[in-house]
RNA sequence: GGACGUACCUCUGGAGAGACCAUUGAUGGCGCCGAAGGGGCAUUUCCCGGAAUAUUAGGGAAUAAUCUCUCAGGCAAAAGGACAGAGUUAAAGAC
Numbered sequence: 001g002g003a004c005g006u007a008c009c010u011c012u013g014g015a016g017a018g019a020c021c022a023u024u025g026a027u028g029g030c031g032c033c034g035a036a037g038g039g040g041c042a043u044u045u046c047c048c049g050g051a052a053u054a055u056u057a058g059g060g061a062a063u064a065a066u067c068u069c070u071c072a073g074g075c076a077a078a079a080g081g082a083c084a085g086a087g088u089u090a091a092a093g094a095c
Stems, first nucleotide, its partner, number of pairs: 001095001006090002009087005018030001020029003031075003037071001038069003044062005
């Protein structure tokens, strides 16, 4: 000097489902959605595991999603929004 990738910030795109009912309001009731966040599962790896050794049963830990749950959140618009594209900056960095 520097490929690929990562993070913050800015811009752009960005789905689903109630402008429900009671009610002055707070609150309550019924029905839904999954794409903030959070939980669960496969596989794989590691550890424990009676006996000389090995293995098995069994137990524990780590580990995925747009799958799944619906705790949280959401169900006109606005806001938010996983994810995707572009740009700035920063650290590290194959070579």